[in-house]
RNA sequence: GCCUGCAUAGCUCAGGGGUAGAGCAUUAGUUUUGUAAACUAAGGGUCGGGGGUUCGACUCCCUCUGCAGGCU
Numbered sequence: 001g002c003c004u005g006c007a008u009a010g011c012u013c014a015g016g017g018g019u020a021g022a023g024c025a026u027u028a029g030u031u032u033u034g035u036a037a038a039c040u041a042a043g044g045g046u047c048g049g050g051g052g053u054u055c056g057a058c059u060c061c062c063u064c065u066g067c068a069g070g071c072u
Base pairs, nucleotide, nucleotide: 001071002070003069004068005067006066007065010024011023012022013021018055026042027041028040029039030038048064049063050062051061052060
């Protein structure tokens, strides 16, 4: 220099155009003499930045940034 993949909750990851979810973690409650475990509930996201297509974009296209891998 060229090619490919990834970027979504505190962490690990789903989401295949129609108002964004799970597990773990956190907080509260139930239970226990108490803690842990278990069960129930809640909070937490301008979906990496910018632009385009579309009635509508996390999703499709372009570009930038960061990370990973490959080729030379």

A computed fold for a 72-nucleotide RNA from a Candidatus Pacearchaeota archaeon, annotated as transfer RNA. RNAcentral holds the sequence, with entries from ENA. The prediction has a mean pLDDT of 84. It matches the Rfam family "tRNA". Rfam links the family to the GO term triplet codon-amino acid adaptor activity. The organism belongs to Candidatus Pacearchaeota, within Archaea. The same sequence occurs in records of 7 taxa.